[in-house]
SAM riboswitch aptamer (S box leader) from Hymenobacter sp. CA1UV-4, 116 nucleotides, folded computationally. It matches the Rfam family "SAM riboswitch aptamer (S box leader)". Gene Ontology term of the family: regulation of gene expression.
RNA sequence: GUUUUAUACAGAAGCGGCGAGAGACUAGGCUCCCUGACCCGCUGGCAACCUUCCUUCAUGCGAAAGGUGCCAAUUCCUACCCACUGCGGCUUCGGCCACUGUGGGGCAUAUGACUC
Numbered sequence: 001g002u003u004u005u006a007u008a009c010a011g012a013a014g015c016g017g018c019g020a021g022a023g024a025c026u027a028g029g030c031u032c033c034c035u036g037a038c039c040c041g042c043u044g045g046c047a048a049c050c051u052u053c054c055u056u057c058a059u060g061c062g063a064a065a066g067g068u069g070c071c072a073a074u075u076c077c078u079a080c081c082c083a084c085u086g087c088g089g090c091u092u093c094g095g096c097c098a099c100u101g102u103g104g105g106g107c108a109u110a111u112g113a114c115u116c
Stems, first nucleotide, its partner, number of pairs: 001116001004113005013043005021032003026079004044071003049067002051064003075108001080105005086099001088097003
């Protein structure tokens, strides 16, 4: 890098270094940021996917924290499709279009486990 699958509205920050942008990509919005963001290191923490232990016919429940992961905002929000909703416009009165909001699905992304 890739296959399959699960999860993604919960949770968890201090210090030091660096010094200008950062929030994956494109666009729009919104937010963080020289009172030092992002990133890196150390320490601390969160969680419980894999793992280990206990239990069980088995699964599950439970405990631990070895391997990962994570510690602004839902994966920050939207984009494509469907349903509903409200408002506006057009109308040959059959409907059509644009936008707002809610829900579901999809795409993409991230992480775990697995495959190659």